[in-house]
RNA sequence: UCAGAUGGCCGGACGGCCGCUGCCAGCUUCGGCUGGGGGAGGAAAGUCCGGGCUCCAUGGAAACAGGGUGCCGGGUAACGCCCGGCGGGGGCGACCCUAGGGAAAGUGCCACAGAAAGCAAACCGCCCGCCUAAGCUUCGGCCUAGGCAGGUAAGGGUGAAAGGGUGCGGUAAGAGCGCACCGCGCAGCCGGUAACGGUUGCGGCACGGUAAACCCCACCCGGAGCAAGACCAAAUAGGGGCAGCUGCGCCGUUUCGGCGGUGCAGGUGGGUUUCCAGCCUGCUGCCCGGGUCGGUCGCGUGAGACGUUCGGCAACGAACGCCCUAGAUGAAUGGCCGUCUCCCGGGUUUACCCGGGGACAGAACCCGGCUUACAGGCCAUCUGACACU
Numbered sequence: 001u002c003a004g005a006u007g008g009c010c011g012g013a014c015g016g017c018c019g020c021u022g023c024c025a026g027c028u029u030c031g032g033c034u035g036g037g038g039g040a041g042g043a044a045a046g047u048c049c050g051g052g053c054u055c056c057a058u059g060g061a062a063a064c065a066g067g068g069u070g071c072c073g074g075g076u077a078a079c080g081c082c083c084g085g086c087g088g089g090g091g092c093g094a095c096c097c098u099a100g101g102g103a104a105a106g107u108g109c110c111a112c113a114g115a116a117a118g119c120a121a122a123c124c125g126c127c128c129g130c131c132u133a134a135g136c137u138u139c140g141g142c143c144u145a146g147g148c149a150g151g152u153a154a155g156g157g158u159g160a161a162a163g164g165g166u167g168c169g170g171u172a173a174g175a176g177c178g179c180a181c182c183g184c185g186c187a188g189c190c191g192g193u194a195a196c197g198g199u200u201g202c203g204g205c206a207c208g209g210u211a212a213a214c215c216c217c218a219c220c221c222g223g224a225g226c227a228a229g230a231c232c233a234a235a236u237a238g239g240g241g242c243a244g245c246u247g248c249g250c251c252g253u254u255u256c257g258g259c260g261g262u263g264c265a266g267g268u269g270g271g272u273u274u275c276c277a278g279c280c281u282g283c284u285g286c287c288c289g290g291g292u293c294g295g296u297c298g299c300g301u302g303a304g305a306c307g308u309u310c311g312g313c314a315a316c317g318a319a320c321g322c323c324c325u326a327g328a329u330g331a332a333u334g335g336c337c338g339u340c341u342c343c344c345g346g347g348u349u350u351a352c353c354c355g356g357g358g359a360c361a362g363a364a365c366c367c368g369g370c371u372u373a374c375a376g377g378c379c380a381u382c383u384g385a386c387a388c389u
Stems, first nucleotide, its partner, number of pairs: 001385010012340007020039002023036005041360001045371002048369005053225004066221005071085005086100001087098004101216002106214002108210003123156002125152003129148005135142002164182006183205001184203008229297004239288006245266009269281004304323001306321006341358007
């Protein structure tokens, strides 16, 4: 210098003017006005996990069903998240990827191709034997082709996968048939908290794959969600109850005029053809309770932010100091101008000038994660190649 790897950060700056929405103070004719101060994000997004909080259900615990998680150790309020390791795979490397328990409990499946796909299988090939035919012959046989009956998992071919791999021996040809090494299984020893690694001995190989198929094992999970939930509460309509006017009695009270309660009798709009009773339905007044409109709370002091020190490889934790940092609800957080900055295009190469643009996106109860989107830029550490000293 070029090409990469990992981790982190920013994501226009400053000033002026005009607005919008909360808070505080003052004034107010209660309508507002004035002043001060606050006002989106790293993802506020997707709503995919885990919690706080609220209500409902529930005697406690466990179990069934259903769902989820799944190497080991640690972190955390918790997690499917994070950190550190192990195994496997990829890269020259920095480094990256990984749903990674159990297939000798049982069941299922293994498409296509292929002869054969699960208590394996003989299509081609190779080999032994018998028969037939052609050829050669030193007449002993040799060789070629075909057929029949067998052996063979070495070679070819099919397949994701064909019952360990390589080599030597062995054999009619072959084969863990035998041996060495590797792999695999079992047992022991050593290292490690563990996953696991190393090593020794034994076993000739039995046990194909598939559990993001059923299933088995271990662990976790009650449901709904701030439109949760709590409170105040209008008009109109509707629901329930009582009363209405007269007389008398009784009780209480009294300012001796009455007032309130209660009982009895009669009476009260309309309908039921007339009358009584009953029933239905009105009018007026008062009271009760529920819902709606509307309003208040929930609502931001919290698993909180920042700094220092300490412990830890780290995630993270502890102590101390310091700070309070959006709170809307027909839903605020915006617009214009100036100077500068960055990017793109053009003018003339530089200087400079002109024009355009500033990504993704926007709180809605809160918090921890994950995932996804993102113009442009910055920093740190590390790797490889080349050049120079």